[in-house]
RNA sequence: GCGGCCGUGGUCUAGCCAGGUAGGACGCGGGGGCCCCGGCCCUGAGAUCGCGGGUUCGAAUCCCGCCGGCCGCACCA
Numbered sequence: 001g002c003g004g005c006c007g008u009g010g011u012c013u014a015g016c017c018a019g020g021u022a023g024g025a026c027g028c029g030g031g032g033g034c035c036c037c038g039g040c041c042c043u044g045a046g047a048u049c050g051c052g053g054g055u056u057c058g059a060a061u062c063c064c065g066c067c068g069g070c071c072g073c074a075c076c077a
Base pairs, nucleotide, nucleotide: 001073002072003071004070005069006068007067010026011025012024013023020057028044029043030042031041032040050066051065052064053063054062
């Protein structure tokens, strides 16, 4: 340099192909129960969906450019 895959709450991850309320688990806050803790039950908060632009009534999703990570290939006097 070329190609492929990936980027979504604190962590891990689904949804993307085929546009229409951003979901799950762990963790965290509050409550219940318990002599207490843990487990258990109820409940709440937390995500510019990597960045910018385009298309659209509407974009995590489609299109373009860019950034970062991983893998393969190429280059390597």